[in-house]
Molecule: Glycine riboswitch aptamer
Organism: uncultured Acidimicrobiaceae bacterium
RNA sequence: AGACCCCCUGCGGGAGAGAGCGAGCCGCGACUCGACGCCGAAGGAGCAACCGCCCCGGGAAACUCUCAGGCACCCGUACCGCUGGGGGAAG
Numbered sequence: 001a002g003a004c005c006c007c008c009u010g011c012g013g014g015a016g017a018g019a020g021c022g023a024g025c026c027g028c029g030a031c032u033c034g035a036c037g038c039c040g041a042a043g044g045a046g047c048a049a050c051c052g053c054c055c056c057g058g059g060a061a062a063c064u065c066u067c068a069g070g071c072a073c074c075c076g077u078a079c080c081g082c083u084g085g086g087g088g089a090a091g
Base pairs, nucleotide, nucleotide: 004088005087006086007085008084010082011081012080013079018036021034022033023032024031037071038070039069043067044065045064046063050058051057052056
């Protein structure tokens, strides 16, 4: 000096689904509770191939489940790109 990998920060991009119904508060909105209807891209859980010491265990997701979360706008969101910082690191 160093491909590549991980974590954090900042910026940009980035969906989906009832501004529904009843009640409370209330000037309205927002919020809270309840009952239904939905969404999947915070988080969480499940499994295939395959592997093993083969009872069983390990084993991925943007797939599946919807526990959680969400359903005007806003915020936020997995993921992608870039900057900065920290750590590891083949050669």